[in-house]
Molecule: transfer RNA
Organism: Laccaria bicolor S238N-H82
């Protein structure tokens, strides 16, 4: 330099056009003499970024950034 793949809460991940879920973690409450465990509830995401396509984009297309693999 060229080509491919990936980027979604604190962490790990699902989601192939129609209001983004799950597990762990965090917080609150209940239970307990107290803690753990258990049960109930809650908060937490401009879906890396930018432009485009579309009535509508996490999803489709182009650019950029970062990570990773291959070739030279």
């Nucleotide at each position: 330099g060229c080509c491919g793949c990936g980027u979604u809460g604190g962490c790990g991940u699902a989601g192939u056009g129609g209001u983004a879920g799950c597990g762990c973690g965090u917080c609150u409450c209940a239970c307990u003499u107290g803690u753990a465990a258990u049960g109930a509830g809650a908060a937490g995401g401009u879906c890396a970024u930018u432009c485009g396509u579309u009535c509508a984009a996490u999803c489709c297309g182009g650019g950029u950034a970062c990570g990773u693999g291959g070739c030279a």